[in-house]
Molecule: Bacterial RNase P class A
Organism: Lysobacteraceae bacterium
RNA sequence: GGAGUCGGCCAGACAGCCGCGUCAUCCGCGAGGAUGCCGAGGAAAGUCCGGGCUCCACAGGGCAGGGUGCCAGGUAACGCCUGGGCGGCGCGAGCCGACGGAAAGUGCAACAGAAAGAUACCGCCGAUGGCCGGGCAUUUUUCGGAAUGUCGGGAUCAGGCAAGGGUGAAAUGGUGCGGUAAGAGCGCACCGCGAGUCCGGCAACGGACCGGCACGGCAAACCCCACCCGGAGCAAGACCGAAUAGGGGAGCAAUGGCGCGGCCCGCGUCGCUCCCGGGUUGGUUGCUAGAACGCCGCGGCGACGCGACGUCCAGAGGAAUGGCUGUCCACGACAGAACCCGGCUUACCGGCCGACUCCACUU
Numbered sequence: 001g002g003a004g005u006c007g008g009c010c011a012g013a014c015a016g017c018c019g020c021g022u023c024a025u026c027c028g029c030g031a032g033g034a035u036g037c038c039g040a041g042g043a044a045a046g047u048c049c050g051g052g053c054u055c056c057a058c059a060g061g062g063c064a065g066g067g068u069g070c071c072a073g074g075u076a077a078c079g080c081c082u083g084g085g086c087g088g089c090g091c092g093a094g095c096c097g098a099c100g101g102a103a104a105g106u107g108c109a110a111c112a113g114a115a116a117g118a119u120a121c122c123g124c125c126g127a128u129g130g131c132c133g134g135g136c137a138u139u140u141u142u143c144g145g146a147a148u149g150u151c152g153g154g155a156u157c158a159g160g161c162a163a164g165g166g167u168g169a170a171a172u173g174g175u176g177c178g179g180u181a182a183g184a185g186c187g188c189a190c191c192g193c194g195a196g197u198c199c200g201g202c203a204a205c206g207g208a209c210c211g212g213c214a215c216g217g218c219a220a221a222c223c224c225c226a227c228c229c230g231g232a233g234c235a236a237g238a239c240c241g242a243a244u245a246g247g248g249g250a251g252c253a254a255u256g257g258c259g260c261g262g263c264c265c266g267c268g269u270c271g272c273u274c275c276c277g278g279g280u281u282g283g284u285u286g287c288u289a290g291a292a293c294g295c296c297g298c299g300g301c302g303a304c305g306c307g308a309c310g311u312c313c314a315g316a317g318g319a320a321u322g323g324c325u326g327u328c329c330a331c332g333a334c335a336g337a338a339c340c341c342g343g344c345u346u347a348c349c350g351g352c353c354g355a356c357u358c359c360a361c362u363u
Base pairs, nucleotide, nucleotide: 001359002358003357004356005355006354007353008352009351010350012328013327014326015325016324017323018322020039021038023036024035025034026033027032041334045345046344048343049342050341051340052339053233054232055231056230060265061264062263063262065229066228067227068226069225070084071083072082073081074080085099086097087096088095089094100224101223105222106221107218108217121165122164123161124160125159128158129157130156131154132153134151135150136149137148138147139146140145173191174190175189176188177187178186192213193211194210196209197208198207199206200205237285238284239283240282247276248275249274250273251272252271256270257269258268259267260266292311293310294309296307297306298305299304329332
């Protein structure tokens, strides 16, 4: 100097004029007016998780169902976060992981290929027995030969092989050396795999010894195992006011109905369910001081926890932030709260700060 990785912060600024909303104070009979403080996000988005809160409701057990899936921690909790282990990607800083079990069972893998829970298509050997044809020796001969023994050769049958080749995503652990008739963990070395024992670690797991060890893959297939889980939701709910049709019909009825997401038990209660029709669609509240934020100290590798001091940063209600002018530069992207919070995911113009990695050059 260049290229990257991780973490944190900002999200146009200033001035003037006019215009919005809550709250507070003052003025006004009232309508309303004046002043002051404050007034959209890092994702407010998606509605994917977890809760607070409200009601069912006095609220228990089981089955079904659903969720998570390495270990140890953090947290109100989680499918989140932190640290570690293992696996994969990257030269690296780092990033990703749907990460329990295939020896409980069931199931799937087309075609090709001999064969995919099990074998021989091509091929290699043919030591041993068989076949063909020779050499030598012995015995015998009816002189054509025959028998026995032995030594080579040839092509193969029986038989042996799964090492080589082919097929396939995957072929009966891999590479090499020895051995063999040819071969094979048959033996050995290294790698891989694994019951057992020992060592380190809270643990996941790692290492050492030992063992020639074998029937692979898929559970993001059904399944098994471990842990966790009531339901509905602010349009939850509470209160006030007003109006109407004290309407019509059907069904069940204590051996019953109804409620508790489904089913069973259990508990509670005494009425309940369905169809047609009528009235109200008003107001207040829930609604923002919170598992809140900032700074400092202590503990911890860290997430985070404890303590002290300080701060109040939107609560609309058909839905508030706008318009104009001037200047500056980082030239403004993605994008607007609706009960609240902790996360994850997605979108995104640019700027600042810190730490770390790699490359090149110089000293």